[in-house]
Context: one part of a larger RNA
Molecule: small-subunit ribosomal RNA, 5' domain
Organism: uncultured Pseudomonadota bacterium
RNA sequence: GAUUGAACGCUGGCGGCAUGCUUAACACAUGCAAGUCGAACGGUAACGCGGGGGCAACCCUGGCGACGAGUGGCGGACGGGUGAGUAAUGCUUAGGAAUCUGCCCAGUAGUGGGGGACAACCCGAGGAAACUCGGGCUAAUACCGCAUAUGUCCUACGGGAGAAAGCGGGGGACCGAAAGGCCUCGCGCUAUUGGAUGAGCCUAAGCCCGAUUAGCUAGUUGGCGGGGUAAUAGCCCACCAAGGCGAUGAUCGGUAGCUGGUCUGAGAGGAUGAUCAGCCACACUGGGACUGAGACACGGCCCAGACUCCUACGGGAGGCAGCAGUGGGGAAUAUUGGACUAUGGGCGCAAGCCUGAUCCAGCAAUGCCGCGUGUGUGAAGAAGGCCUGCGGGUUGUAAAGCACUUUCGGUUGGGAAGAAAAGACCAAAGCUAAUAUCUUUGGGACUUGACACUACCUUCAUAAGAAGCACCGGCUAACUCCGUGCCAGCAGCCGCGGUUAUACGGAGGGUGCAAGCGUUAAUC
Numbered sequence: 001g002a003u004u005g006a007a008c009g010c011u012g013g014c015g016g017c018a019u020g021c022u023u024a025a026c027a028c029a030u031g032c033a034a035g036u037c038g039a040a041c042g043g044u045a046a047c048g049c050g051g052g053g054g055c056a057a058c059c060c061u062g063g064c065g066a067c068g069a070g071u072g073g074c075g076g077a078c079g080g081g082u083g084a085g086u087a088a089u090g091c092u093u094a095g096g097a098a099u100c101u102g103c104c105c106a107g108u109a110g111u112g113g114g115g116g117a118c119a120a121c122c123c124g125a126g127g128a129a130a131c132u133c134g135g136g137c138u139a140a141u142a143c144c145g146c147a148u149a150u151g152u153c154c155u156a157c158g159g160g161a162g163a164a165a166g167c168g169g170g171g172g173a174c175c176g177a178a179a180g181g182c183c184u185c186g187c188g189c190u191a192u193u194g195g196a197u198g199a200g201c202c203u204a205a206g207c208c209c210g211a212u213u214a215g216c217u218a219g220u221u222g223g224c225g226g227g228g229u230a231a232u233a234g235c236c237c238a239c240c241a242a243g244g245c246g247a248u249g250a251u252c253g254g255u256a257g258c259u260g261g262u263c264u265g266a267g268a269g270g271a272u273g274a275u276c277a278g279c280c281a282c283a284c285u286g287g288g289a290c291u292g293a294g295a296c297a298c299g300g301c302c303c304a305g306a307c308u309c310c311u312a313c314g315g316g317a318g319g320c321a322g323c324a325g326u327g328g329g330g331a332a333u334a335u336u337g338g339a340c341u342a343u344g345g346g347c348g349c350a351a352g353c354c355u356g357a358u359c360c361a362g363c364a365a366u367g368c369c370g371c372g373u374g375u376g377u378g379a380a381g382a383a384g385g386c387c388u389g390c391g392g393g394u395u396g397u398a399a400a401g402c403a404c405u406u407u408c409g410g411u412u413g414g415g416a417a418g419a420a421a422a423g424a425c426c427a428a429a430g431c432u433a434a435u436a437u438c439u440u441u442g443g444g445a446c447u448u449g450a451c452a453c454u455a456c457c458u459u460c461a462u463a464a465g466a467a468g469c470a471c472c473g474g475c476u477a478a479c480u481c482c483g484u485g486c487c488a489g490c491a492g493c494c495g496c497g498g499u500u501a502u503a504c505g506g507a508g509g510g511u512g513c514a515a516g517c518g519u520u521a522a523u524c
Base pairs, nucleotide, nucleotide: 001524002523003522004521006520007519008518009517010516013371014370015369016368017367018366019364020363021329026327027326028325030324031323032322035074036073037072040071041070043067044066047065048064049063050061051060052059053058081282082281083280090207091206092205093204094203095202096201099199100198104195105194106193107192108191109190110189111188112146114144115143121136122135123134124133125132126131152161153160154159166187167186168185169184170183171182174181175180208254209253210252215245216244217243220242221241222240223239225237226236227235257279258278259277260276261272262271263270264269284305285304286303287302288301307318308317309316310315335361337360338359339358343357344355345354346353347352374404375403376402377401384395385394386393387392408465410460413457414456418451423446425443426442427441428440429439430438468513469512470511471510472509473494474493475492479508480507481506482505483504489496490495
């Protein structure tokens, strides 16, 4: 000099854009943060409509809109947080072969016929509660056989094994009492091939300090055979051999998430790893598996432990390193805010619902950037202050006065863009038996904004509301007086202060930065 996620002191007008627990991975009250689908299903606890009964209060009724709880599907493995652990099961770069991959895209082939349950519900029982148990009824895209098998898998090459589910829209003939069959369209389902995406695995090189850590290792190193996994492999096991690593630093100990980057520097390098992005690890502590395409799963389950809470003492409940917020720790770090408007995600045919992701707002000069605090004129060089050699000098065109302007702030009114869609209507094309439906494309109209009293423009009034901080001995830009008297004090280094202190304290003046200025800490 540059820099910071900074803090402290004094001061503080506005805006834009960023950033904001670096400490206790300490403990957490409260609310919210993952749901959705009735176009899978049996149904109907609320609400509304319709229908029936009743003088009325009201009662009945899943018929309709819808829908609590339940079965079922998909999603809760993403998104969000934190950096404890980890010096290599990690990260970065470059390769590799023995793998899996829900939803998505493209292709091929199917989607036939049956069965038995379990919730909900009803009845009963236990318990303080959490909840649990027994009996009975029932549906399905839940579950299980049978049939079929293009391709798939296994094989001793003879053969063998294995699927599926329906739901919704529309409709001309024909059948049917109706529902519907039937046809067609869409969404699904099953098998399989390829892709895309994501993930698992292996290899090499690089990745901090210590030798006051020199030897380490027995599933250890390799082989054969088996088990196991989606897959290779001592990953695991039996047997056999005696190997493997190490001064090119093994082992042990300490420290630490890694990277793109960031800061600094002419560079080489040094330091660092907040925000943003990629990867990894973790979710009260330790262990375990289940489900699933994917987890050994932050807001799932089981066990153990510590802690907190409820209890009828028998037994139960919980996990903010999600967003806010509280206590604590600390020099120190924000609101128990608004909205799904945009972007993205989950579910759904869709409408839509959910979304503390996100978009916004609030707080903080924490940082960067921009603007303002007026402009011109004005010598009687006013008054006052300070200095003085008493003549004067300086503050100083500074003020006052006069003329002008009105940014920002305040007030009045107007006012974009962020919004494109979806939906309904019309037209065309495709599909089709079809002018229905559906899909695609096009068209015009309507509607949708948290921010938001937005940005921006405009009206009105008045210089009106807006300057401080540090320093002035040398380094280092800037000097005099008074007070003090090795005292009080200053100080980054040299050093000042013991009676004329440009170095302490005050004043006047000056210098430097400026809504900041200094100090402290830290890095180069």